């Protein structure tokens, strides 16, 4: 230098032929316990990695750039 593959909640991920963004975990209330742990309920948290195109609509399609990670010269 090319070429692939990836960036989604505080962590790990999950998601969609384009049409209300979720899961476990950690987090807060609160129930329960003589108390703790475990366990139940609710609840908060997201500019889908930026920035254009495209389309009635984009997290999802293209395009560049940016970060991670492989492989080739």
């Nucleotide at each position: 230098g090319c070429u692939c593959c990836u960036g989604u909640a505080g962590c790990u991920c999950a998601g969609u032929a384009g049409g209300u963004a979720g899961a476990g975990c950690a987090c807060a209330a609160c129930c329960a316990u003589g108390g703790u742990a475990a366990g139940g309920u609710u609840g908060g948290g997201g500019u889908c990695a930026g920035c254009a195109g495209u389309c009635c609509g984009a997290u999802u399609c293209u395009g560049c750039u940016c970060g991670g990670g492989a492989g080739c010269u």
This is a predicted structure of a 73-nucleotide RNA (transfer RNA) from Treponema sp. Rfam family: tRNA. Gene Ontology term of the family: triplet codon-amino acid adaptor activity. Rfam describes the family as follows. Transfer RNA (tRNA) molecules are approximately 80 nucleotides in length. Lineage of the source: Bacteria > Pseudomonadati > Spirochaetota > Treponematales > Treponema. It is recorded under the gene name trnT. Model confidence (mean pLDDT): 81 of 100.